[in-house]
RNA sequence: UGCGGGAUAGAGCAGUCCGGUAGCUCGUUGGUCUCAUAAGCCGAAGGUCGGGGGUCCAAAUCCCCCUCCCGCGA
Repeated sequence: UGCGGGAUAGAGCAGUCCGGUAGCUCGUUGGUCUCAUAAGCCGAAGGUCGGGGGUCCAAAUCCCCCUCCCGCGA
């Protein structure tokens, strides 16, 4: 310096192709169960979807620019 992939809750990830309520598992937390703990069961909280701009009635998703991480090539 060129190309490709990635950035979404505390952690790991889906959703993007084909725009339409932001989800799953674990974790955290309240309750229930138990002599008690764990497991189980019923709830809850937790998100500027990496940043900025654009298109659109509507953007995690489409377009442009930028930052960071990984890989390949030179």